Annotation: SAM riboswitch aptamer (S box leader) from a Cyclobacteriaceae bacterium, 113 nucleotides, folded computationally. The coordinates come from a structure-prediction model, not an experiment, and the mean pLDDT is 84.
[in-house]
RNA sequence: GAUUUAUAAAGAAGCGCUAAGAGAACAGGCUCAAUGAAGCGCUAGCAACCCUUCCAAAAUGGAAAAAGGUGCUAAAUCCUGCUCCAGGCAAGGUGCCGGGAGAACUAUAAACC
Numbered sequence: 001g002a003u004u005u006a007u008a009a010a011g012a013a014g015c016g017c018u019a020a021g022a023g024a025a026c027a028g029g030c031u032c033a034a035u036g037a038a039g040c041g042c043u044a045g046c047a048a049c050c051c052u053u054c055c056a057a058a059a060u061g062g063a064a065a066a067a068g069g070u071g072c073u074a075a076a077u078c079c080u081g082c083u084c085c086a087g088g089c090a091a092g093g094u095g096c097c098g099g100g101a102g103a104a105c106u107a108u109a110a111a112c113c
């Protein structure tokens, strides 16, 4: 880096360095940011994917703990963009608005190449 599976409307801060943009890609929005965002480091915390313990003992599942391996700590993956379903408004050319479901993309974990 590729693939597969699972999860993603919850949760969680300070300090130091640094310096101008940042919020995955592209686009449109909308937010954050010199009262210092983003990035890096330390400490702390959140959570429970792997590991660990117990029940079960085919697979799966359930419970506990949080030492270890990750991860995470603005806003739903910040919102939307694609498909389908019904609805409302206005029109009689069709358009606009929100809602539900799914997909795609992205992120994280594990396995495997």
Stems, first nucleotide, its partner, number of pairs: 001113001003111006013043005021032003026081004044073003049069002052064004082102004087097004